This is a predicted structure of an 87-nucleotide RNA (c-di-GMP-I riboswitch aptamer) from a soil metagenome. Rfam family: c-di-GMP-I riboswitch aptamer. Its family is annotated with cyclic-di-GMP binding in the Gene Ontology. Rfam's curators write: GEMM was predicted in a large-scale screen for bacterial structured RNA regulatory elements. Model confidence (mean pLDDT): 89 of 100.
[in-house]
RNA sequence: GACAAGGGCAAAACUGUCGAAAGGCGGUGACGCAAAGCCACGAGGCUACAGCGGAGUGAUGACCGCCACGCCAGUCGGGCUGCCGAA
Numbered sequence: 001g002a003c004a005a006g007g008g009c010a011a012a013a014c015u016g017u018c019g020a021a022a023g024g025c026g027g028u029g030a031c032g033c034a035a036a037g038c039c040a041c042g043a044g045g046c047u048a049c050a051g052c053g054g055a056g057u058g059a060u061g062a063c064c065g066c067c068a069c070g071c072c073a074g075u076c077g078g079g080c081u082g083c084c085g086a087a
Stems, first nucleotide, its partner, number of pairs: 001084001008033002013028006031074001037080003041077003044072003051066004
């Protein structure tokens, strides 16, 4: 970062599977992406099994709130690496 070349990745949706969920992985599929390759270091966002508190109950469960050790790299920043070679 080009109306270049060879290519690459794969949103939503559908589907199978794992997970409490967020979400991950596989198949189909392309919204898009010059790092939409990799990494949870910073910011931001998502979920709340367990835990704590509350309400309620004879008691338990359902309900409400808090909470990351979970998740998002296609939210941004940062780090590392990579194809091509016009202006």
RNAcentral holds the sequence, with entries from MGnify.